Description: Transfer RNA from Candidatus Peregrinibacteria bacterium RIFCSPLOWO2_01_FULL_48_20, 82 nucleotides, folded computationally. The organism belongs to Candidatus Peregrinibacteriota, within Bacteria. Its Rfam family is "tRNA". By type it is a transfer RNA.
RNA sequence: GCUCGGGUGGCGGAAUUGGUAGACGCGCUGGUCUUAGGAACCAGUUCCGAGAGGAUUGAGAGUUCGAGUCUCUCCCCGAGCA
Numbered sequence: 001g002c003u004c005g006g007g008u009g010g011c012g013g014a015a016u017u018g019g020u021a022g023a024c025g026c027g028c029u030g031g032u033c034u035u036a037g038g039a040a041c042c043a044g045u046u047c048c049g050a051g052a053g054g055a056u057u058g059a060g061a062g063u064u065c066g067a068g069u070c071u072c073u074c075c076c077c078g079a080g081c082a
Base pairs, nucleotide, nucleotide: 001081002080003079004078005077006076007075010026011025012024019065027045028044029043030042031041032040046055047054048053058074059073060072061071062070
């Protein structure tokens, strides 16, 4: 240099044919239990904001009524070829 695969909350990792973004697990917070803890169980847990509301899938743009998903450029990670 060329060709593929990937980038989603604090972490791992889903999301069907483009149609409620974040299922599920871990972690964390509160509670029950315990002398205290652990384990177990129950509830909550993306971010900003007092709220109303707004933002968010590596960055930017495009297509579309609607984009994590399709298209283009760039960045980063991995694999292969040279």